Small-subunit ribosomal RNA from an uncultured bacterium, 1372 nucleotides, folded computationally. Rfam family: Bacterial small subunit ribosomal RNA. RNAcentral holds the sequence, with entries from ENA and SILVA. The prediction has a mean pLDDT of 87.
RNA sequence: AGAGUUUGAUCCUGGCUCAGAACGAACGCUGGCGGCGUGGAUAAGACAUGCAAGUCGAACGGGUGACUGAUAAGCUUGCUUAAAGGUCACUAGUGGCGCACGGGUGAGUAACACGUGAGUAACCUGCCCAUGAGACGCGGAUAGCCUUGGGAAACCGGGAGUAAUACGCGAUGGACUCGGAAGAGUAAAGGGAGCAAUCCGCUUAUGGAGGGGCUCGCGGCCUAUUAGGUAGUUGGUGAGGUAACGGCUCACCAAGCCGAUGACGGGUAGCCGGUCUGAGAGGAUGUCCGGCCACACUGGAACUGAGACACGGUCCAGACACCUACGGGUGGCAGCAGUCGAGAAUCAUUCACAAUGGGGGGAACCCUGAUGGUGCGACGCCGCGUGGGGGAGGAAGGUCUUCGGAUUGUAAACCCCUGUCAUGCAGGAGCAAGGCGAGAGUUGAUAGUACUGCAAGAGGAAGAGACGGCAAACUCUGUGCCAGCAGCCGCGGUAAUACAGAGGUCUCAAGCGUUGUUCGGAAUCACUGGGCGUAAAGGGUACGUAGGCGGCGGGGCAAGUUGCGCGUGAAAGGCAGGGGCUCAACCUCUGGAAUGCGCGUGAAACUACCCGGCUGGAGUAAUGGAGAGGGAACCGGAAUUCUUGGUGUAGCAGUGAAAUGCGUAGAUAUCAAGAAGAAGACUCGAGGCGAAGGCGGGUUCCUGGACAUUAACUGACGCUGAGGUACGAAGGCCGGGGUAGCGAAAGGGACUAGAUACCCCUGUAGUCCCGGCAGUAAACGGUGCACGCUUGGUGUGGGAGGAAUCGACCCCUUCCGUGCCGGAGCCAACGCGAUAAGCGUGCCGCCUGGGGAGUACGGUCGCAAGAUUAAAACUCAAAGAAAUUGACGGGGACCCGCACAAGCGGUGGAGUAUGUGGCUUAAUUCGAUGCAACGCGAAGAACCUUACCCGGUCUUGACAUCCCCCUGACCGGCCGGUAAUGCGGCCUUUCCCUCGGGACAGGGGAGACAGGUGGUGCAUGGUUGUCGUCAGCUCGUGUCGUGAGAUGUUGGGUUAAGUCCCGCAACGAGCGCAACCCUUAUCCUUAGUAGCCAGCAUGGAAGGUGGGCACUCUAGGGAGACUGCCGGGGACAACCCGGAGGAAGGCGGGGACGACGUCAAAUCAUCAUGCCCCUUAUGGCCGGGGCUACACACGUGCUACAAUGGCGCAAACAAAGGGAUGCGGACCCGUGAGGGCGAGCAAAUCCCAAAAACAGCGUCCCAGUUCGGAUUGUAGUCUGCAACCCGACUACAUGAAGCCGGAAUCGCUAGUCAUCGCAGAUCAGAAUGCUGCGGUGAAUACGUUCCCGGGUCUUGCACUCAACGCCCGUCA
Repeated sequence: AGAGUUUGAUCCUGGCUCAGAACGAACGCUGGCGGCGUGGAUAAGACAUGCAAGUCGAACGGGUGACUGAUAAGCUUGCUUAAAGGUCACUAGUGGCGCACGGGUGAGUAACACGUGAGUAACCUGCCCAUGAGACGCGGAUAGCCUUGGGAAACCGGGAGUAAUACGCGAUGGACUCGGAAGAGUAAAGGGAGCAAUCCGCUUAUGGAGGGGCUCGCGGCCUAUUAGGUAGUUGGUGAGGUAACGGCUCACCAAGCCGAUGACGGGUAGCCGGUCUGAGAGGAUGUCCGGCCACACUGGAACUGAGACACGGUCCAGACACCUACGGGUGGCAGCAGUCGAGAAUCAUUCACAAUGGGGGGAACCCUGAUGGUGCGACGCCGCGUGGGGGAGGAAGGUCUUCGGAUUGUAAACCCCUGUCAUGCAGGAGCAAGGCGAGAGUUGAUAGUACUGCAAGAGGAAGAGACGGCAAACUCUGUGCCAGCAGCCGCGGUAAUACAGAGGUCUCAAGCGUUGUUCGGAAUCACUGGGCGUAAAGGGUACGUAGGCGGCGGGGCAAGUUGCGCGUGAAAGGCAGGGGCUCAACCUCUGGAAUGCGCGUGAAACUACCCGGCUGGAGUAAUGGAGAGGGAACCGGAAUUCUUGGUGUAGCAGUGAAAUGCGUAGAUAUCAAGAAGAAGACUCGAGGCGAAGGCGGGUUCCUGGACAUUAACUGACGCUGAGGUACGAAGGCCGGGGUAGCGAAAGGGACUAGAUACCCCUGUAGUCCCGGCAGUAAACGGUGCACGCUUGGUGUGGGAGGAAUCGACCCCUUCCGUGCCGGAGCCAACGCGAUAAGCGUGCCGCCUGGGGAGUACGGUCGCAAGAUUAAAACUCAAAGAAAUUGACGGGGACCCGCACAAGCGGUGGAGUAUGUGGCUUAAUUCGAUGCAACGCGAAGAACCUUACCCGGUCUUGACAUCCCCCUGACCGGCCGGUAAUGCGGCCUUUCCCUCGGGACAGGGGAGACAGGUGGUGCAUGGUUGUCGUCAGCUCGUGUCGUGAGAUGUUGGGUUAAGUCCCGCAACGAGCGCAACCCUUAUCCUUAGUAGCCAGCAUGGAAGGUGGGCACUCUAGGGAGACUGCCGGGGACAACCCGGAGGAAGGCGGGGACGACGUCAAAUCAUCAUGCCCCUUAUGGCCGGGGCUACACACGUGCUACAAUGGCGCAAACAAAGGGAUGCGGACCCGUGAGGGCGAGCAAAUCCCAAAAACAGCGUCCCAGUUCGGAUUGUAGUCUGCAACCCGACUACAUGAAGCCGGAAUCGCUAGUCAUCGCAGAUCAGAAUGCUGCGGUGAAUACGUUCCCGGGUCUUGCACUCAACGCCCGUCA
């Protein structure tokens, strides 16, 4: 000293939360010792038992006991008894003093109760101190005791007699009291002790000390949802009363007194020194200790006394409890212990008067639960210990692990030491001085304690919390939004450092955590030290009361202010410096401090006050012009509607489209006349006026304010303004009028799922006027009023002056008003910026997280509606302001794409193929699921594949590495058995060698391990799809911004393109675009077989041969295209348009190539891989089945529905490919699929191979057909171990649906669509799929409004998981 938490990120506002310290604490776990403190905070609840206030015989009479005992009696002459008296001890009673202190508690009390400082000439004071005076003479009682009576008891009564330092009277008396004086009044114990000196007492007076009573100034709680309170109330006169003043009490008189500076009422509370916290100012608090107050079961009262209205006194009443003989009595722990109760919770029914202090006494002494000690409780603070040093095989064990190791950890063991505390034994205090006593001497509760010595032995002594961030400390396992955690944010849904356990670590430590409370952090009530345009917050506006604040000189005063001095501010505590317990806590000494109050004295700047001036603030006056400022009366025109009349005919009106409505009984339209009400077009402006609300036709009257000029007058007369008063839009209310239009409610028509709405047709209140009420608003500039100061520019309204002019224009200066832009400055930013949100002053109002709520209750106002004032419970971890990046919008601008449009052909209907969903099944293995799954993985499921199902079977395994044993190879061949594998059996059979063995292989065996198409694509790598071949995505430096971020990348053009040019606080760069690569289109060159053949030769024919490579072609290399040239446009640019040349022209066509990223997109079943799971099975092998099922639904294809066609005959023209368990010519056989034979060819040579559409000739004649071919039957062919489930093909026969397809929907912009065939991969066989190849070969594009997708800029936003968002209400 700060930190966490609102957001995708930022800055601000703002609340919540945490880290600190503290406690009379409690609870959980744990607990070795000691010192010093501390301990009923709740029920001021109730209390058993014991103790807590007595003492004095030196005040008094008596009693009892002991000793003595004149005398008397008895007698067993020295004893006993009785006894006046004496001595000693004890004592009930009378008397004195004390019991008013000490001790407890905090219920009450908001008060002179407390604190502080004064006052008392308005007072008291026992014992104590000092000083003075005095004590004379008498008297009558009364307890005890005796006697008697009543009562259970407590206790009470009668009679007789008695003492005093008890009581009374008289005298004297003063410095006492009263009185102006005269004068009057008022005392005592001559007692007690002592041989005595003398001492203790008594009375009175004065003074003191200490203690108290009363009064006053100032100070310290909440509430105005308590605003008025008060009759002894306020004062006076008189009297009473008191120690004393006083309405303290009473009689009479007066009507006062208190209150917004908060009376009265309500709530809460003992106050202070101090204590806790805090940098301080403050805030909170009042336990222990100290001061004061109050109380003593509850309420009331007085008595005694120096002192009480009296804790352990009295009386009365009440509640409660106890005793009782039922008549009546007794009691008061908030004293010390202790009990019950309530409570989260608070101790021993202890020891001693040894010390300190108190009461009594002359004293000894007695009393003292005050006090001094001990005990119990980790309740707090402080101190100590639980060992120290060495010790690496870094032991074992635990934990983790990448299996190598790491860590626990010098920790332990082990070695060498020490001996605090605890334990045992022995010794053993101080606090003691004083008193008593002639002296010797005596006196310790604590305590056999502290302390000291000795002994033994590491021996007896460590836990608690935490480990996601805040906040120091990390891993494993378990769990699986479960169980749980949590102070806030938040963790947990299968890899949890956040749950639980463990290992490890961190922090404290005889404690550690939790809970509660206080202060702090919180500048989050802001005096120090905050705010109010948009975050919470300016009153709707003005006038003005109280109050607050207030211009320039002079003089005075000294209240505020300030210097100095004095008094006080108790002690303790705190602070500083010393001292004592071994240290510390603790105790103690000294100093300082105590910010305050009071008194005295000085100063006079500022404030206040008083006196006297000034003119600058403010006001008055004069002159002048501006204005929808206000009120009243009157007047005018346009328009609407209605009425009457004329003309006139079928519609009008209304809407997105309609309908309701009006109209043939004549509407709308149009003309004329009339009636009525309301409102004021144009002028009109960023304009004017007004305090605000607000004010708009014209004229007249009445009237408010502002402004300018002049500078005559007043002389601070000012500013603000709690309450108060007035004004106050629209709507609303009451009464009366008025009502054309408009128009809540209401009615009807539409829209709609509904439509109590938006739209339409009607229409009542109302809107208008007069009188009254109401008092609100986004009453907003969301900005209170007033004054001063602080660079500018440019409009506009009103005025004045100057210069100049023909001039009212324009220009310059200035004042007032009203706008815009902008500097400094301010601001979180946006923005404000002389009309401040800048810099200052004064005053008022208001705010303190969101919701609940401007609500409830109460008060006030109102006729009502309602207004105003204004909470709490509960709940949330936010709510919010400004700005940023994106995304989004049925916002805008620009642009693109077969996106639409324009066209051509399809799909959707039929049959069938194929994939999918669904259903079925023992199984129909799995995955893919909008675009971007669905002829997809699968470039090919009869077995195999195969992962699925059924059955059989194997268990170190079908496969890899290591070890042991056996065999000799391995390979291969044969037999039995089986559905097959498994199983059983036979035969044959190596190399090297140092002879031990080894290499290799097979078999057997044990264990490590193999194996898994088991799970998780949301743990991953790799690969892929998609937006999208869309033109974007970023970085460095600089600059701007507090920051997120912006700039660059925006802008003007242009492009297919962030392509290029220009501009620009940007300048550059990277990934993308383009180009570089492949292919195709033209030419040249090189090469010329297996390709080609122009010319030559040959041949029956065939480039077959010779020959030639010119051409085609093949495949290497090159050329060519670059807006290069011309014209035009454009900014002289980029570029665009047109043209020439050219095979090709503005990217020539096509391909490969896919930025940053998005979709937790797809794939664990291609592969790889973390973790989890199976291990005689979720692994391996085999046979059979299934993946091919079938009421249905969808996607993608094929074939069609026919004549641009079908069929038949004959006959042309490709490209690109493939071929050795392969392609297979020709020939022969078969109607055919095919078969037989096998030439040629590892291929520019041979083969597959026929290209087909097309073209030609012929036929069919619009029909379910000579279209269409499904389905089915029969007979076959081929592949293959095997075509039943379940192949393809052939022939013959059969001949289904279908006659161009609803809503909807797809592709394509040129060699494209459409249409025609060919080849290949996979493959034993099995394409209508897929991948390629060529042949024939179109139509259309005006254009960008609309649909879809995308790009750039901009705007709004409460979205950011980003519109499939967010969010409101109802219901469950």